[in-house]
Context: one part of a larger RNA
Molecule: small-subunit ribosomal RNA, 5' domain
Organism: metagenome
Order: sequence, then C1' cells, then structure tokens
RNA sequence: GGAUUAACGCUGGAGGUGUGCCUAACACAUGCAAGUCGAGCGAGACCAGAUCUUUAGCUUGCUAAAGAUGCUGCUAGCGGCGGACGGGUGAGUAAUGCAUAAGUAACUUGCCCACUUGUUGGGGAUAACCCCUGGAAACAGGGGCUAAUACCGAAUAUUCUUAUUUAAACGCAUGUUUUUAUAAGGAAAGGCUUUGCCACAAGUGGAGAGGCUUAUGUCUGAUUAGUUUGUUGGCAGGGUAACGGCCUACCAAGACUGUGAUCAGUAGCUGGUCUGAGAAGAUGAUCAGCCACACUGGGACUGAGACACGGCCCAGACUCCUACGGGAGGCAGCAGUGAGGAAUUUUGCGCAAUGGGCGAAAGCCUGACGCAGCGACACCUCGUGAAUGAUGAAGUCCCUCGGGAUGUAAAGUUCUGUCAGUGGGGAAGAUAAUGACGGUACCCACAAAGGAAGCACCGGCUAACUACGUGCCAGCAGCCGCGGUAAUACGUAGGGUGCGAGCGUUAUCC
Repeated sequence: GGAUUAACGCUGGAGGUGUGCCUAACACAUGCAAGUCGAGCGAGACCAGAUCUUUAGCUUGCUAAAGAUGCUGCUAGCGGCGGACGGGUGAGUAAUGCAUAAGUAACUUGCCCACUUGUUGGGGAUAACCCCUGGAAACAGGGGCUAAUACCGAAUAUUCUUAUUUAAACGCAUGUUUUUAUAAGGAAAGGCUUUGCCACAAGUGGAGAGGCUUAUGUCUGAUUAGUUUGUUGGCAGGGUAACGGCCUACCAAGACUGUGAUCAGUAGCUGGUCUGAGAAGAUGAUCAGCCACACUGGGACUGAGACACGGCCCAGACUCCUACGGGAGGCAGCAGUGAGGAAUUUUGCGCAAUGGGCGAAAGCCUGACGCAGCGACACCUCGUGAAUGAUGAAGUCCCUCGGGAUGUAAAGUUCUGUCAGUGGGGAAGAUAAUGACGGUACCCACAAAGGAAGCACCGGCUAACUACGUGCCAGCAGCCGCGGUAAUACGUAGGGUGCGAGCGUUAUCC
C1' cells in the first nucleotide's frame, strides 16, 4: 500500500447492488418448512349445494320449513406416486474424501424417449364401517361385513435369466462377443369414458443419474522407526446390482516402510478469493461442483434409489406429560428465544415469475424461490447549492500595536431545483387469464437555500504552526522519542493538512 462475513470510538442526507452467528455440531417455547391423486377402490359422521317428496304461504311458480337421496363439492380409510429432490451445517475425515486423467472385459437404473410383445381366465382376504373390551393418555385387542390399478395361484413367452452344449471371432489370460441345440425358471390388472387417453407386465436401445476400480497430486511432527494376523497372496464356497478377505473354511508366509510406514497433531476438498511485476504466499464467507453429518452410539426395513434431517427399532444423555401403570420429543430447514461472544437481521408478504412433487386436467402443496423489513457491513452513484459580492463588516486568534490571519468566507444581490417533501398520473416483468413486489420504479406539477458534515492529524519518518495552560506532574507514543518554567511532540484555542458520509483505532492475511 492492498484486502476483510469484521468489531470498537466519534459522526451520519438519499439511492442502487450485494451481504449479515467466524463463538456453543450449545439448549430450544410457538408457528410454518411434503404433499398430492375421487379419471385406482369401497364408503359417507359433520358441513355446503343439487334433486325429489310433503306441508305452509300465495304473486300458480316462486318463497319458507321438514324429510329423503352419496347425486355433486368434500373427505377419514385402503391403494399409487413423491417424502433418497429441494433446504441446512462443517462435527468427523489426511484418504472409504477431493482434484485431474483413465477404466468398468465386474455393474444397477423408478419416472422420461424410441422400438418389440402382451394385458387371458380365476381365487382368498383386509382396512374403512358395525359391535364388544382394555387404557388417564398414547393407543391396543377380539368378533362380524366389504372393494380395488391392494394380494395370491393358473395359462401364454422372446432379442429374458441360469445350466449344459455346437461352431466362429477377439484377447497374454480369468474371459468377452456372435452362434447351434436342449433343459429348468420367471409376469400381468385394469380404470374412466370423450373409444382413445391413462395405467399395468416382459424385453432391447437411449437419455439422464448412480455404484465400483486404477494412476498422479493433496498440511505439520523422527523429541513418533518399525507396523500388520483377515494381516499379504492362493484355492473353494458364501454374499453383492457388481469386482474384491467383502465374509467363511483350508493352504502358503507373506504385505507396508527412510521416496517416511505406523503413531500423534491439525484440517471438509475444489472452482475460486486476497496479495504479488512474477515466482509464489495466504485463504476456502457469499455463488457453483463433490463429500460427510442430522440430539449421541448402533441397526436394519421399505424402495429404482436410503442404512433415510422434519421414517422405523434398540441403547444413552437431556426435556416434557402422567390417573405413577406408562407415554411424547429432537430447528446443523425459515423466522424466532435463551446462552456463549467484540460481534451478525423480521416469529413479514406471495406462489405473480423460475424451479420442484402429485394430478388427464382444473388445481393443490412448496420458509426452494421471488420480494419486502432491519444493519454505512461492503462496493458504486448523487447531494448538502450556483454566480456575483471589499468599506476586506462584526466576532475570534496573533502582533514588533503599525498591522496581519480567518476571508469572497459571511452579509447583501441575482439564480437553480438534484436528493428529501407535498399533490396528481402510473409501467414492464404475463399473458387466454393471473402481479406478492406496489400506488413501487418512472413521469408531471408545486413551494422554498430551505431539511442534509464530519473525522483524524500538524517533532522526524509524513502533507500541515502559532498562542495560552501545565512543569519528568498531568499526559503522549507505530519507531526514534516528547514533558524537570519560554513544549511546533501533553491539554485547549486560532490557523493549517488529509480524507469525506464517512474518518480513525484494533485484529488478521499478502
């Protein structure tokens, strides 16, 4: 000098764009953050509508009342899809991570796209509902009824899978690809109705997504030198979507290490960011990619996908309810509270846009997101007036008492209207329609210089000096150093210098 997720002191006019718990991965009141489909299914308590019936009134086709009907809206339950995305945090992790490059001859893939084939014919349940029972509650048990795109057999089957087998090509090889034949095994479900749309089953390919493998790189310490027994390899089996000590049995005795193993400490990694002429050093907030985690530890279930933040089970700590028998909970989602701290915001509006889930659609949901609010926290832009004005007014400071400085500065005169203010109009963003922002941006008019300047410094480094007070005191100070009676270094004043809605200080990095 530059930089910062900054803080502190003094000061503070407007706008735009960004940004805002770096500390306790500490504990959390309250609300919201993941639902949706009635065009899968049976059903219908409440509510609203429609239709029908009856009664009353009378304007004879309307009003009112009562009752009925799942007919419609609507919906608890069964069922489907989605809750593995999106959002948060950085505790752990020094390599099961990340970055770059390659591989998978060892793999999977719901929804989506293209193609091929099919959806035949049966069966038994169960929730809802009704009845009974237990319990304070959470909830649970028993009996009875019923439906499906829920569940279970059967038929059909290839370019499906597995095993055996024929032939060929490729490969160092385990093998891979194509091919002949045989055997075994494996699926289905319809719905609505506008009869062509949705759904379902099997297969092939694609797209997109993921798993796995290899190489290289990836902080410090030797005051850590040896480490390892499923350890290293083989064989067989199991397991997996898949290779593999991933697991098991047996066999061999290997494997890593001074090019730093092991151990210990620290740490999420990267694109990037800051500094620097560069080399490089430091760093990893916001935004983007990957990883890990979800009160702590462990486990699996479901599923195309999880060992699953707002799912389940077990154990633990903590908090809450309880009729003491037993139950409930997890903000490192958005707001918000307490605590910690030098320090970090509103318990706001909206799904109008973009994106996502479900749905045939209308649509519903969406604290993702779009916006608004708060903070000079950062960057950028603008303003706090312009021209003229000497008798160089008054005041103040200095003085050699002559005067000098503040100073065209003020006053005065003539103007302007940015910002703020008042009144009126009023958009794009989105169109078939729909605007939270928002009566916002923007435009017009009005009035009036009015409402808008501070902070640090002035001994040298370093731009800027005098007076008074103080008297090694009070104090200053980044370094050198100032202060003990004439202090340009302390304090105040006048003047000056620098920057300016900021200026200084502190901290950290180059």